[in-house]
């Protein structure tokens, strides 16, 4: 100098004016005064996982969805750590839907003769026939995957032998498959020996295998509880008749009218007032922030992480507070200047809680620290 990687900060301060919880006091049911608290590393996207709440649920299976190398961590995960394999990089390091294609089904555009137990288009070659003095040429029956050509991909590669020409046809090496045995918890790695090679690709195609998964979400849910309407219960009340009573009134029996259901009749229900009960709405309270919490130290572990000790309390609003102005310092841009500095401009990254945690992903002006590589 160029990079890789881990962690952290992400304006400070003062004054004034506000906003919203808490505590204290005053007065009183809403104000005043004083004190003290008040956004983030992502509060975001709402993509995973869990706590919590309500509903559902004997067990098991099917279906559907998800995850997918191995081991460990964790409350759990699609997260993290360590390892393996593959790819990229000189390297530090980075990236990977990374199980199964000799269980089955399916797919492969265009080009090409042929696209999966394939394929003679050109070429090469034996034979036969014809032509030619000859080299050779033409035709036919066959052989041939060595060469050319097409393609993302053409059914192992190189060499020697072999052959009419060729071909794992034979051999050596490389590759591939199986693999005793060895190392490892495992993924996997090494590998004596064996097999002429059969076994191409795609599973973010169906599928197979292994494992996981009930649904909805704090507007969950719990409690208190007006007015109005409706529900239930009790009592009273309208009209007529009879009985009792001097009367007020009481008892018994019955009925008209209106409305609703209904095409009509029958039938049934309702009607006006008072009191009580329960459900529930508005409204209020809780859930609501002390928790898988944060900081430091020690121990175990390669690490993620776990255990122990000490210390700390750090927003709880709710149609939603956490804001604004100014000064100084800091920062950045521009101009002048060799420089120190001066002048001027910019409020100055991304963005803001909404039940709470663990992750992932995405956004981010500027700056700080550590480790490592070339």
């Nucleotide at each position: 100098g160029a990079g890789u990687u881990g962690g952290c900060c992400g304006g400070g301060u003062a004054a004034c004016c506000g906003c919203u919880g808490c505590c204290g006091c005053g007065c009183u049911u809403g104000c005043g005064c004083g004190g003290g608290g008040g956004a983030g590393g992502a509060a975001a996207g709402u993509c995973c996982g869990g706590g919590c709440u309500c509903c559902a649920c004997a067990g098991g299976g099917c279906a559907a969805g998800g995850u997918g190398c191995c081991a460990g961590g964790u409350a759990a995960c699609g997260c993290c750590u360590g390892g393996g394999c593959g790819g990229c990089g000189c390297g530090a390091g980075c990236c990977g839907a990374c199980g199964g294609a000799a269980a089955g089904u399916g797919c492969a555009a265009c080009a090409g003769a042929g696209a999966a137990c394939a394929g003679a288009c050109c070429g090469c070659c034996u034979g036969c026939g014809g032509g030619g003095c000859a080299a050779c040429c033409c035709g036919c029956c066959g052989g041939u995957a060595a060469g050319g050509g097409u393609g993302a991909a053409a059914c192992g590669g190189u060499g020697c032998g072999g052959u009419a020409a060729g071909a794992g046809c034979g051999c050596a090496c490389c590759g591939c498959g199986c693999g005793a045995c060895c190392a490892g918890c495992a993924a996997u790695g090494g590998g004596a020996g064996c097999g002429g090679c059969u076994a191409g690709g795609c599973a973010a195609a169906c599928c197979c295998c292994a494992c996981c998964u009930g649904g909805a979400g704090c507007a969950a849910g719990a409690c208190c509880a007006a007015a109005u309407a409706g529900g239930g219960a009790a009592g009273g009340g309208u009209c007529c008749g009879c009985c009792g009573g001097c009367a007020a009134c009481g008892g018994c029996g019955g009925a008209a009218c209106g409305c609703g259901u209904g095409g009509c009749c029958c039938a049934c229900g309702c009607g006006c007032c008072u009191u009580c009960c329960g459900g529930g709405u508005a409204g209020g309270u809780c859930g609501c922030u002390g928790g898988a919490g944060c900081g430091c130290c020690g121990c175990a572990g390669u690490g993620a992480u776990g255990c122990g000790g000490c210390g700390c309390c750090u927003a709880g609003a709710g149609g939603a507070a956490u804001g604004g102005u100014u000064g100084c310092c800091g920062g950045g841009g521009c101009g002048c200047g060799c420089a120190a500095g001066c002048g001027u401009c910019c409020g100055c990254a991304c963005a803001a809680a909404a039940c709470c945690c663990g992750g992932c992903u995405u956004a981010c002006a500027g700056g700080c620290c550590g480790a490592c590589u070339c």